The prediction has a mean pLDDT of 83. A computed fold for a 105-nucleotide RNA from Desulforamulus aeronauticus, annotated as Guanidine-I riboswitch aptamer. Lineage of the source: Bacteria > Bacillati > Eubacteriales > Peptococcaceae > Desulforamulus. The model forms 96% of the base pairs in the Rfam consensus. The sequence is in RNAcentral, with records from Ribocentre.
[in-house]
RNA sequence: GGAAAGUGUACCUAGGGUUCCACAACCUUUUCAGGGUUGGUUCGGUCCAAGCGGUACAGGCGUCUUUUUCGACGUUACACCGAAAGGGAUAAAAGCCCAGGCGGU
Numbered sequence: 001g002g003a004a005a006g007u008g009u010a011c012c013u014a015g016g017g018u019u020c021c022a023c024a025a026c027c028u029u030u031u032c033a034g035g036g037u038u039g040g041u042u043c044g045g046u047c048c049a050a051g052c053g054g055u056a057c058a059g060g061c062g063u064c065u066u067u068u069u070c071g072a073c074g075u076u077a078c079a080c081c082g083a084a085a086g087g088g089a090u091a092a093a094a095g096c097c098c099a100g101g102c103g104g105u
Base pairs, nucleotide, nucleotide: 007058008057009056010055011054012053015048016047020045021044022042023039024038025037026036027035028034059076060075061074062073063072064071078100080104081103082102086098087097088096
């Protein structure tokens, strides 16, 4: 100087929009059930959701134990700034994905 590695899943949270539900306004209807249009500038439910947020389980690595299996203990660090950043999926958007990218330190 360069490369690689810096784990996965589940359940959540910050956050996110608007397919469905709900809510609201208007219209319609046999004026009652219902139906339609519009609204996320609607603090809601479903839904999506963090590498640098949380919890749990698993995995990795190290040491020990044991005839073998089983097991025990430890460890799994750090992660700032710049983008009105750019692109992508989904109905749509996002701290999701490209991406611990790119550039800086």